Predicted 3D model of a 141-nucleotide RNA (FMN riboswitch aptamer (RFN element)) from a Sphaerobacteraceae bacterium.
Rfam family: FMN riboswitch aptamer (RFN element). Rfam links the family to the GO term FMN binding. From the family's description: The RFN element is a highly conserved domain that is found frequently in the 5'-untranslated regions of prokaryotic mRNAs that encode for flavin mononucleotide (FMN) biosynthesis and transport proteins.
It was read from a public genome assembly, where an Rfam model found it.
The source organism's lineage runs through Bacteria, Pseudomonadati, Thermomicrobiota, Sphaerobacterales and Sphaerobacteraceae.
[in-house]
RNA sequence: AAUAGCCUUCGGGGCAGGGUGAGACGUGCGAGCGUCAAUUCCCGACCGGCGGUGAAAGCCCGCGAGCAGUCCUGUUUUCAGGAUUGCUGAACUGGUGAAAUUCCAGUGCCGACGGUACAGUCCGGAUGGGAGAAGGUAUGU
Numbered sequence: 001a002a003u004a005g006c007c008u009u010c011g012g013g014g015c016a017g018g019g020u021g022a023g024a025c026g027u028g029c030g031a032g033c034g035u036c037a038a039u040u041c042c043c044g045a046c047c048g049g050c051g052g053u054g055a056a057a058g059c060c061c062g063c064g065a066g067c068a069g070u071c072c073u074g075u076u077u078u079c080a081g082g083a084u085u086g087c088u089g090a091a092c093u094g095g096u097g098a099a100a101u102u103c104c105a106g107u108g109c110c111g112a113c114g115g116u117a118c119a120g121u122c123c124g125g126a127u128g129g130g131a132g133a134a135g136g137u138a139u140g141u
Stems, first nucleotide, its partner, number of pairs: 002141002005137006017043003023036005045121002047111002049063004058109002066087009091107005113124003
């Protein structure tokens, strides 16, 4: 100095503005009238976890998150923890350059599950989990 181990901390952003009116309430004998009413619908606005990649990436490669299963451990079920398998969204054109699907210009596209008026943005599981980042530590090599 590096590295396996251990400890601590950190570790996700986002509907401005407008329209419609399912429905609710009030009122009226009634036809009706009035008020409220979607971050979900329509126009539009906004957002982008982690590592890598000849150069900076939501849409290139991989990981995490989510869903389904298998095995192991904790005495069985439940439940908890660990390992592992499968599924898992989206980009092109031009320019510069030695090098860019990463930069610049243009035009596009994507976004789990449950709830609710149909949700990437609200509420909830979640004061959870987490790829990983930074720092520390004694011993071994």